[in-house]
RNA sequence: AGAGUUUGAUCCUGGCUCAGAACGAACGCUGGCGGCAGGCCUAACACAUGCAAGUCGGACGAGAAGGUUCCUUCGGGAACUGGAGAGUGGCGCACGGGUGAGUAACGCGUGGGGACCUACCUCUUAGUGGGGGAUAACGGUUGGAAACGACCGCUAAUACCGCAUACGCCCUUCGGGGGAAAGAUUUAUCGCUAAGAGAUGGACCCGCGUUGGAUUAGAUAGUUGGUGAGGUAACGGCUCACCAAGUCAGCGAUCCAUAGCUGGUUUGAGAGGAUGAUCAGCCACACUGGGACUGAGACACGGCCCAGACUCCUACGGGAGGCAGCAGUGGGGAAUAUUGGACAAUGGGGGCAACCCUGAUCCAGCGAUGCCGCGUGAGUGAUGAAGGCCCUAGGGUUGUAAAACUCUUUCGUCAGGGAAGAUAAUGACGGUACCUGAAGAAGAAGAUCCGGCUAACUCCGUGCCAGCAGCCGCGGUAAUACGGAGGGGUCUAGCGUUAUUCGGAAUUACUGGGCGUAAAGCGAGCGUAGGCGGAUUUGUAAGUUGGAGGUGAAAUCCCAGAGCUUAACUCUGGAACUGCCUUCAAAACUACAUUUCUUGAGUUUGGUAGAGGAGAGUGGAAUUCCUAGUGUAGAGGUGAAAUUCGUAGAUAUUAGGAGGAACACCAGUGGCGAAGGCGACUCUCUGGGCCAAUACUGACGCUGAGGUUCGAAAGCAUGGGUAGCGAACAGGAUUAGAUACCCUGGUAGUCCAUGCAGUAAACGAUGAGUGCUAGAUGUUGGGAAUUUAAAUUUCCAGUAUCGCAGUUAACGCGUUAAGCACUCCGCCUGGGAAGUACGGCCGCAAGGCUAAAACUCAAAUGAAUUGACGGGGACCCGCACAAGCGGUGGAGCAUGUGGUUUAAUUCGAUGCAACGCGAAAAACCUUACCUACUCUUGACAUACUUGGAAGCUCUUGUAAUGAGAGUGUGCUUUUAGAGCCAAGAUACAGGUGCUGCAUGGCUGUCGUCAGCUCGUGUCGUGAGAUGUUGGGUUAAGUCCCAUAACGAGCGCAACCCUUACCCUUAUUUGCCAGCGGUUCGGCCGGGAACUAUAAGGGAACUGCCGGUAAUAAGCCGGAGGAAGGUGGGGACGACGUCAAGUCAUCAUGGCCCUUACAUGUAGGGCUACACACGUGCUACAAUGGGAGAUACAAACGGUUGCCAAAGCGCGAGCUGGAGCUAAUCCGAGAAAGUCUCUCGUAGUCCGAAUUGCAGUCUGGAACUCGACUGCAUGAAGCCGGAAUCGCUAGUAAUCGCGGAUCAGCAUGCCGCGGUGAAUACGUUCUCGGGUCUUGUACACACCGCCCGUCACACCAUGGGAGUGCAUUGCACCAGAAGUAGAUAGCUUAACCUUCGGGAUGGCGUUUACCACGGUGUGGUCCAUGACUGGGGUGAAGUCGUAACAAGGUAGCACUAGGGGAACCUGGGGCUG
Repeated sequence: AGAGUUUGAUCCUGGCUCAGAACGAACGCUGGCGGCAGGCCUAACACAUGCAAGUCGGACGAGAAGGUUCCUUCGGGAACUGGAGAGUGGCGCACGGGUGAGUAACGCGUGGGGACCUACCUCUUAGUGGGGGAUAACGGUUGGAAACGACCGCUAAUACCGCAUACGCCCUUCGGGGGAAAGAUUUAUCGCUAAGAGAUGGACCCGCGUUGGAUUAGAUAGUUGGUGAGGUAACGGCUCACCAAGUCAGCGAUCCAUAGCUGGUUUGAGAGGAUGAUCAGCCACACUGGGACUGAGACACGGCCCAGACUCCUACGGGAGGCAGCAGUGGGGAAUAUUGGACAAUGGGGGCAACCCUGAUCCAGCGAUGCCGCGUGAGUGAUGAAGGCCCUAGGGUUGUAAAACUCUUUCGUCAGGGAAGAUAAUGACGGUACCUGAAGAAGAAGAUCCGGCUAACUCCGUGCCAGCAGCCGCGGUAAUACGGAGGGGUCUAGCGUUAUUCGGAAUUACUGGGCGUAAAGCGAGCGUAGGCGGAUUUGUAAGUUGGAGGUGAAAUCCCAGAGCUUAACUCUGGAACUGCCUUCAAAACUACAUUUCUUGAGUUUGGUAGAGGAGAGUGGAAUUCCUAGUGUAGAGGUGAAAUUCGUAGAUAUUAGGAGGAACACCAGUGGCGAAGGCGACUCUCUGGGCCAAUACUGACGCUGAGGUUCGAAAGCAUGGGUAGCGAACAGGAUUAGAUACCCUGGUAGUCCAUGCAGUAAACGAUGAGUGCUAGAUGUUGGGAAUUUAAAUUUCCAGUAUCGCAGUUAACGCGUUAAGCACUCCGCCUGGGAAGUACGGCCGCAAGGCUAAAACUCAAAUGAAUUGACGGGGACCCGCACAAGCGGUGGAGCAUGUGGUUUAAUUCGAUGCAACGCGAAAAACCUUACCUACUCUUGACAUACUUGGAAGCUCUUGUAAUGAGAGUGUGCUUUUAGAGCCAAGAUACAGGUGCUGCAUGGCUGUCGUCAGCUCGUGUCGUGAGAUGUUGGGUUAAGUCCCAUAACGAGCGCAACCCUUACCCUUAUUUGCCAGCGGUUCGGCCGGGAACUAUAAGGGAACUGCCGGUAAUAAGCCGGAGGAAGGUGGGGACGACGUCAAGUCAUCAUGGCCCUUACAUGUAGGGCUACACACGUGCUACAAUGGGAGAUACAAACGGUUGCCAAAGCGCGAGCUGGAGCUAAUCCGAGAAAGUCUCUCGUAGUCCGAAUUGCAGUCUGGAACUCGACUGCAUGAAGCCGGAAUCGCUAGUAAUCGCGGAUCAGCAUGCCGCGGUGAAUACGUUCUCGGGUCUUGUACACACCGCCCGUCACACCAUGGGAGUGCAUUGCACCAGAAGUAGAUAGCUUAACCUUCGGGAUGGCGUUUACCACGGUGUGGUCCAUGACUGGGGUGAAGUCGUAACAAGGUAGCACUAGGGGAACCUGGGGCUG
């Protein structure tokens, strides 16, 4: 210090998540030792038992047991001693210890203040005289179960009460008045009283600080103040009487919720945030509520009284209790310890003291709860052992790790010694720390992680299952992500997980953010409080700055030292505690006061532009309607129609009239206004701006929370008005539907007046004001100067386009800022839920303003980029359309497919790009399928052992196989080997079994389309762009020119083959011009010219001419030429796309089968048949059919072959055997064509299916299931619906020939030649493609994305008749204990007395206050509730298609109406 995650990629915005630290923690696994610290965060829930506050005989009376002495009637008694237990009295019990319920407060923190108290302690002064009456204990009687009493009697005091005295003290009307004491005793002291002072502790008051909520805005009657009185230790409405009407509050009163506060702790660079365990300070509380008493101090944790709840005892009459002290128990909970030891130390209480008490404290115990330290061994040790794991089978790794050898002994164990803590004595800890010795590597390692973030990788298992997961995300058969293993990484007596806090997060931004489009500028003005504010003089000193003083407890943090072996820990000193207060000083700035000023602001004068506003009046054009005329059959409307109007006279046209609304041209990125908004003309009233010039005022200013005013359209209310338009509604169309778009009508409304409403994409999506910072151009208003018909220059105020610097995520903005600064206001903090619910305010209503949460997601968003797409645009191409020719679709048949059937009908191919496809040949074989029968190292390969030739023939068996019989002894460098056969045993063979979505290879397709990229440079934050775009041109990214690009590569073209022309060479089997011969056949001699054959060359390049284009590239025309602009055809297929096809050509990973999913054999099937589709053949006829005659090819094949002549058969064919390993022989007759004859438009002399009979050939074998022949039979079909295919020239169409496969079997396929057309205006449309551009919410890329209703499941939430708990306001009732007042009843030791009584006190009664409780009525909160509303989530539900492209009616916001739903329509608005 950052990282992951939105996208195809990018930059930004923005959330979520992670890495760090911390902890009173808990949970999981594991666990050797020690030191130090810490240990009920939950039920302030309930508590058994024990202990936690006593002490003093030197205050007092009495005095048990025991002891000593004496006496004794032997029962005991007396004296002395002794001092238990209890009582009176004193001091303490208000400390110490616990807890955090309450409390938002002078409670706490900090700093001040004056009207106070303070036992014990210290100091000082003075005193301590003399009396009195009681009372517990005790004794007696007595009540009660007990707790506890009642009466009578006795008694003491440092208990109580007078009297005396009073320097000082208190009160005072200044005359005076009032008030003390206690003794004990060892004779030393300790006490006591009064007063003063101190110290300590406490009480009170004040400034400042101290959580959230405004969906809590008003609160308050003792309330605020005064006077007087009372009360208190003391000030004070603290209380009371009277008087006044105040007091608090937007700088947040009141109310609600939450909470003990602080030093500190934790995190953080800091500022901050969170927190308030342990330790320390303060506060509050002590079962809940109330109350006082005592006392120096309490309204009292281990005191009292009352009320309440709960628990316990009870003889039912009454009583007792309070662990939030230490242990401990139950309960709650994820969770937190021993019913331990000691007062040895430190401290506290009492005491003169000894001493006693002390669960404060000091120690020990439990628990890895944390921090710190130590150990679990060290050295050597390679055959790199064994085992494990992996493997490319070689090896690698675990790994010097182990074993083995040599050492050491910390910790632990055992044994011995043994402290400090204690200045004299006293040690719980403790025989502890520590020291010494002994034995022996001996007793001591785990947890988690290994896809990225994030250090660390392989195998097996599993197969969207089981599971993982902090985020992104893994898992659907090759998972480094699940589980196991091996290995590795990290930390280590711990390691992980979970919860919480801070950090990272500049993600609430003071330090330190933003608001044009990402969330965010109020619709606009005016203006209150507040905030901020021009120049200048003087003063003050609040802010500010500096010095000094006080305080900021200790501990903690930091620094330097010191002590425990070190550290943690502890101690000493310093610094710090950023704060508050007081005081001194300064006077620049702010502030305050004051003096001036004019530049900000305003006023005055003169001009000036304008749809600025309000009212009244006037005008013409147009629509509609009415009246009248002319006139006749249509009009209107649409994509096309219809509804509608019209012969009762429309539309059209002429004239007149009525009425309402709006104001053409001018008109303009022109004007005015704060915004909304404003448009005919005239008049009246009126607001603001601008310009010029002078004078005046003298900061009068800016902004503006609340507040208030204005505020389009729609809408509401009342009353008018209504021509046109027009939500709703009706009808007609469209459509699958059409609650829409289109059409015909049409009501509210639109208009006016008066009110309401208060919202819009109320937008420049840009708050207002001020200053500063290059320009250019246009335009509006006013002025100045120079010229003056025009015009130029310039100043101010507006308005608009471009643009520098700068800025911005980019787009863009750019003196009209989104630049640089200042002031003030408003607003934002992930998406959804939601601008919704609830509450409040406003409104007649519609609704508006304010405004959440639960829950849910890991994104949502902005700008820009590359693609893809568009029922966007521009340009271009293609048998793409058009123009033509011929087909398919109808018939029969052939063939393939689907489907169906079957024991099986093997498998694959499935839009184009499957379907006469794999298959260039299914009767057996093929063959993979079915049935039946066999075999198991196998039909096939390699390796081992043994034996043997192999083989051939015959019989049996359907065959395989098996059995039997016979025959046979091979080759070679002859111990032996090769090949072959048989048997045996293993490794293994074998699989057309699965996965083409694990693959290689091959192939299809876009597409023979013209594209696809790279290097360097440049531009951009970047993805990327440029190049490759533009202007031309081309079949072409072909070429030229321009050009921040310059070059290059794969494609295009060319190079290759073939065809077309010529030349050279060659001349048999081919050829024959000329010469000769001839049996007339190139037959022979011969020839090498021609044709042809087959090898090599040539030829074509826009080369030449003209035109055109830009002088280029090129295009058009022409010449020459066999061929002309790529001459024709072929091979050749860029980067890539389709998880395209193929595991059944082959190869191959993984999985599966192994007496079978392998192998063999026979038979069957692949050939089935209601049907559907594709591709073909043959036809439907006369451009034809039939008969006869006759002409002309090319290419190819042939020895298991082609097969001649000749003969036979109607024919298929048979016999036959010549020739040919082929330019020689054969297949081989080409057919259409041509000539002659016939048929005459018919189901025919068309057509041939089907069927019957008879044959031929191949083959072991034609039944299932071959081809062909002859005779007979003679079906459908008379040119084919919607739709659809091919083809642009030697092409289509038509005609025949050959080949591969093959025993046989093409209408298929691949080739060959013969005859040989028509048409193309053109690019609007269909399809496909290319380039540029534009929009995009698409990127799996439009077969995309995506909206809403409905149905189902789950979740949270609102409403809801109510119901229940809690809390609180008001009114009233009630009134325990207590205190205060009153008191006439009862009673009363001390004092007074005149002895009667009085004073006083007590009890009782009563009044006031008041807790609990009760009644009624409100508020708030929580829980729950039949039913109900919307919301969210959920791989494959329903209906539509709203949005994204012009999304097929541009979209969106407001408003109103309507509709299953998305939505539709109207109005005015925005461009996103």